[in-house]
RNA sequence: GCCGCGGUGGCGGAAUUGGUAUACGCGCUUGACUUAGGAUCAAGUGGAGCAAUCCUUGAGAGUUCGAGUCUCUCCCGCGGCA
Numbered sequence: 001g002c003c004g005c006g007g008u009g010g011c012g013g014a015a016u017u018g019g020u021a022u023a024c025g026c027g028c029u030u031g032a033c034u035u036a037g038g039a040u041c042a043a044g045u046g047g048a049g050c051a052a053u054c055c056u057u058g059a060g061a062g063u064u065c066g067a068g069u070c071u072c073u074c075c076c077g078c079g080g081c082a
Base pairs, nucleotide, nucleotide: 001081002080003079004078005077006076007075010026011025012024019065027045028044029043030042031041032040046055047054048053058074059073060072061071062070
């Protein structure tokens, strides 16, 4: 340099054909239990805001009524070829 795959909440990781983003697990918070902790159980948990509401899929742009998903450029990681 060329080719392929990937980048999503705090972490891992889903999201069907473009149609409710964050299922599920871990973690965390609160409570129960305990002398205390662990384990277990119950509820909650993307971000901002008092709220209404707004924002968020590596960055930017495009297509579309609608994009995590399709297209383009760039950044980062892994693998292959030279």
Source information: This is a predicted structure of an 82-nucleotide RNA (transfer RNA) from Deltaproteobacteria bacterium CG11_big_fil_rev_8_21_14_0_20_42_23. RNAcentral holds the sequence, with entries from ENA.